[in-house]
RNA sequence: CUCUUAUUGAGAGUGGCGGAGGGACUGGCCCGACGAAGCCCGGCAACCUUUCUAGAAUUCGUUCUAAAAAAGGUGCUAAAUCCUGCAAAGUGCAAUUUGUGCUUUGGAAAAUAAGAG
Numbered sequence: 001c002u003c004u005u006a007u008u009g010a011g012a013g014u015g016g017c018g019g020a021g022g023g024a025c026u027g028g029c030c031c032g033a034c035g036a037a038g039c040c041c042g043g044c045a046a047c048c049u050u051u052c053u054a055g056a057a058u059u060c061g062u063u064c065u066a067a068a069a070a071a072g073g074u075g076c077u078a079a080a081u082c083c084u085g086c087a088a089a090g091u092g093c094a095a096u097u098u099g100u101g102c103u104u105u106g107g108a109a110a111a112u113a114a115g116a117g
Base pairs, nucleotide, nucleotide: 001117002116003115004114005113006112007111008110013041015040016039017038021031022030023029025085027083028082042077043076044075046074047073048072049071050070051069053066054065055064056063057062081109086106087105088104089103090102091101092100093099094098
C1' cells in the first nucleotide's frame, strides 16, 4: 500500500509548550488571539495480546464465556463519521406533469482495530 471482517447517535482537561489555522475530500455549516494544527502530561474506552479470578465443557492436554480485574500494543479526546454526495420510499409546500424542503432505509466514501498478501 491492497484485500477481508467488525464497529462508527455514547465516553474523555479551566493543564503546559506552540504559534494560525482546522473540522479527510465535495457542497454547506461550524471551531479558532476568550488561542487553531502539532508535541507533552492527564483522561476515555473500541479491537488485539498477556496474566489473574469465577463459571461451563472436557479426551484432564485444554477450550469457551464474562455489565469481571490488572498490564501492554495501537486508537480516541467540539458539534451523530457535524450534515451532505448515489439510490429508493414516505410526507409537506409550490406548481402543472415538474420543482423543492423534511424524515426513514440501503449503499458509496472515510476513520479505527484485527487478520492475510
The RNA shown here (SAM riboswitch aptamer (S box leader)) has 117 nucleotides and comes from Oceanobacillus neutriphilus. Its Rfam family is "SAM riboswitch aptamer (S box leader)". Its family is annotated with regulation of gene expression in the Gene Ontology. The sequence was found by an Rfam model in a public genome assembly.